[in-house]
This is a predicted structure of a 71-nucleotide RNA (transfer RNA) from a Candidatus Harrisonbacteria bacterium.
Rfam family: tRNA. Rfam links the family to the GO term triplet codon-amino acid adaptor activity. The family's RNA type in Rfam is transfer RNA.
Its mean pLDDT, the model's own confidence on a scale to 100, is 81.
The sequence is in RNAcentral, with records from ENA.

RNA sequence: UGCCAGAUCGUCUAAUGGUAGGACGCGUGGCUCUGAACCACGAAAUCUUGGUUCGAUUCCAGGUCUGGCAG
Numbered sequence: 001u002g003c004c005a006g007a008u009c010g011u012c013u014a015a016u017g018g019u020a021g022g023a024c025g026c027g028u029g030g031c032u033c034u035g036a037a038c039c040a041c042g043a044a045a046u047c048u049u050g051g052u053u054c055g056a057u058u059c060c061a062g063g064u065c066u067g068g069c070a071g
Base pairs, nucleotide, nucleotide: 001070002069003068004067005066006065007064010024011023012022013021018054026042027041028040029039030038047063048062049061050060051059
């Protein structure tokens, strides 16, 4: 430098173009003499800028970053 792939709560991981879910972690409450475990509830995310569309995590283009391959 070229080609290919990827980017979603703090972490991991889902989501036929139609309410962004789950697990762990975190917070609050319950239980307990206390803690752990367990139970209930809660906060928390679509890399970025545009385009297409009634509607975009999803499709298209540019950019950023990461990984792989080639040189």